[in-house]
RNA sequence: GGCCUCAGUAGCUCAGUGGUUAGAGCAGUGGGCUAGUACCCCAAAGGUUGUGAGUUCGAAUCCCACCUGAGUCC
Repeated sequence: GGCCUCAGUAGCUCAGUGGUUAGAGCAGUGGGCUAGUACCCCAAAGGUUGUGAGUUCGAAUCCCACCUGAGUCC
C1' cells in the first nucleotide's frame, strides 16, 4: 500500500435494526441533606447520530462513496 470484517450516537462507557420527543449509567452544574466534606435524594442542562449523496410519506437505523480507528489476510 491492497482485500475483507467490525466500529464511529452527550465530556466518558454504551443502548436504540424504518414511525411521530434519541435514551441509560458515570462525570460535570444547581438545589436538598450535613457543623463541614463524602454518601444519599431531587432537578435542569448537555446531541448537526463521523462527512456527503441517495431510497422513502418518514432514516441513528436501508443503499453508495469518503474519513477515522481496530482486527485479519496478502